[in-house]
Context: one part of a larger RNA
RNA sequence: UGACGGGGACCCGCACAAGCGGUGGAGCAUGUGGUUUAAUUCGAAGCAACGCGAAGAACCUUACCUGCUCUUGACAUCCCCCUGACCGGCGCGUAAUGGUGCCUUUUCUACGGAACAGGGGAGACAGGUGGUGCAUGGUUGUCGUCAGCUCGUGUCGUGAGAUGUUGGGUUAAGUCCCGCAACGAGCGCAACCCUUAUCUUCAGUAGCCAGCAUUAGAGGUGGGCACUCUGGAGAGACUGCCAGGGAUAACCUGGAGGAAGGCGGGGAUGACGUCAAAUCAUCAUGCCCCUUAUGAGCAGGGCUACACACGUGCUACAAUGGCGUAAACAAAGGGAAGCGACCCCGCGAGGGCAAGCCAAUCCCAAAAAUAACGUCCCAGUUCGGAUUGUAGUCUGCAACCCGACUACAUGAAGCUGGAAUCGCUAGUAAUCGCAGAUCAGAAUGCUGCGGUGAAUACGUUCCCGGGUCUUGUACA
Numbered sequence: 001u002g003a004c005g006g007g008g009a010c011c012c013g014c015a016c017a018a019g020c021g022g023u024g025g026a027g028c029a030u031g032u033g034g035u036u037u038a039a040u041u042c043g044a045a046g047c048a049a050c051g052c053g054a055a056g057a058a059c060c061u062u063a064c065c066u067g068c069u070c071u072u073g074a075c076a077u078c079c080c081c082c083u084g085a086c087c088g089g090c091g092c093g094u095a096a097u098g099g100u101g102c103c104u105u106u107u108c109u110a111c112g113g114a115a116c117a118g119g120g121g122a123g124a125c126a127g128g129u130g131g132u133g134c135a136u137g138g139u140u141g142u143c144g145u146c147a148g149c150u151c152g153u154g155u156c157g158u159g160a161g162a163u164g165u166u167g168g169g170u171u172a173a174g175u176c177c178c179g180c181a182a183c184g185a186g187c188g189c190a191a192c193c194c195u196u197a198u199c200u201u202c203a204g205u206a207g208c209c210a211g212c213a214u215u216a217g218a219g220g221u222g223g224g225c226a227c228u229c230u231g232g233a234g235a236g237a238c239u240g241c242c243a244g245g246g247a248u249a250a251c252c253u254g255g256a257g258g259a260a261g262g263c264g265g266g267g268a269u270g271a272c273g274u275c276a277a278a279u280c281a282u283c284a285u286g287c288c289c290c291u292u293a294u295g296a297g298c299a300g301g302g303c304u305a306c307a308c309a310c311g312u313g314c315u316a317c318a319a320u321g322g323c324g325u326a327a328a329c330a331a332a333g334g335g336a337a338g339c340g341a342c343c344c345c346g347c348g349a350g351g352g353c354a355a356g357c358c359a360a361u362c363c364c365a366a367a368a369a370u371a372a373c374g375u376c377c378c379a380g381u382u383c384g385g386a387u388u389g390u391a392g393u394c395u396g397c398a399a400c401c402c403g404a405c406u407a408c409a410u411g412a413a414g415c416u417g418g419a420a421u422c423g424c425u426a427g428u429a430a431u432c433g434c435a436g437a438u439c440a441g442a443a444u445g446c447u448g449c450g451g452u453g454a455a456u457a458c459g460u461u462c463c464c465g466g467g468u469c470u471u472g473u474a475c476a
Stems, first nucleotide, its partner, number of pairs: 001476002003473003007470007015460002019424005026315008034306002042053002064301007073125001077124002079121006088103005106115003127290002130288003136284002138279003141275001143273001148187006154163003167178003193267004198235007207225001212222003238261001241255005317417001321376005327370001333364003338357002343352003383414001388409007430452007
């Protein structure tokens, strides 16, 4: 000087408390451990691994296993020889690739050849998702969006170092004010950026009967940009104003006006560093290793196994509910190898025909909770839907291993969950649907979107984490 303390003082955080809803019990989904296996590819391991890499394993992917094949190689550059191609078509053979035949089939030229392609050969080499993340780059997590981390000059100290950065206030903040052997400065904080909340203006192929006309019904049409909206430009919030407190400061408390008030809400943004943290399997890369194999191709299997254990979720256990009937109101997205109306067929998944749309124009698209009416009457039930049987639909060479969905039948556990433990402070929790990425098909996951919409916070004694000052130390 740090680090640490079941030392002290002060302060903060859904850290506790006050509340609301969960997990832990059940069934299923998914990840992991373990076990099994020819293989169940590999990585991730307290917080910060475990719906994680994987924004999507039937083949492919795929790295694993078994079997069958290839050896200058699936891919790149160079040399020699042969051919004229390559592509395409037709065979034989195979589980398939590999293997092996036939047909068709180049350009330029000073005719020496050249270009390009295919085949063959020799080696230099290719190749490796093989090892080492404790050799590395790059990227990322975490403490933590915590308020800290430093430097120049000066001063003090023999020196390591100190000072500044400590102190009194204040703040979300090393934020600001005052003081001070310090005076300044840098990286962080804040602001500048995006979005949302209000208004003005500009523009009008969506919106309006607002006012007029037309129409059978739809802004459908004429007409018009007033309004809604869209998207460009601006305005607006700054403790600016008032009162009180404070040291007359910074600032705090209350008020006015205002759509918004003291950082208005949300996002992006992550200082010096810590964990030899993660990643050699995104990529790059040193060294080591393999080179008729640890490289490459193909078929089938596996990653989907199952006495069990754990994590994360979904659905429930019901009446604030289930079911039925007929009604209403979103936002944000996506669409050409695409989205696919209407109409017809089917109980349905879906099928047939096919309009429109490169999309504020057409389509996906039905929002659902909700409200109204009816029914059920507290039961393992008209709750719950696992499991199983049969029959189907769709995608796709192909749904046996191993897809999703539909109909009928079946109708398990489960009556609110021990010890323990998690999230959340407002348009939040809870609850309800919708969309997208990936994607042929395959979400209860993920990322977004809106609808309905609470309770509680006395307080900081205690648990956890963090910050500043101080003190002790057998630690560095």